[in-house]
RNA sequence: GCACCAGUAGCUUAGCCCGGAUAGAGCAGUCGGCUACGAACCGGAAGGUCGGGGGUUCAAAUCCCUCCUGGUGCA
Numbered sequence: 001g002c003a004c005c006a007g008u009a010g011c012u013u014a015g016c017c018c019g020g021a022u023a024g025a026g027c028a029g030u031c032g033g034c035u036a037c038g039a040a041c042c043g044g045a046a047g048g049u050c051g052g053g054g055g056u057u058c059a060a061a062u063c064c065c066u067c068c069u070g071g072u073g074c075a
Stems, first nucleotide, its partner, number of pairs: 001074007010027004020058001030044004051067005
C1' cells in the first nucleotide's frame, strides 16, 4: 500500500444481510425487599451523539461515500 472483519450503556453483547416508527438483554453500579448483619435470592428505577462526518429516504444502528481506531491476511 491492497483486501476482509470488528466498533451499539461502565463491561460483554442482540438487532445490521432484507430500512419501519419508544434501540433490547446479561453483568456491574444504584434504590428497595429478605436477613441479627452480610452473601445469595427477589423487585424497581436509571444508564445509549449505535466510532466521527456527509449523503439517500417520509423514515437510517441498518443502505451509499469518506475518515478514525483495533484485528487478520497478502505484498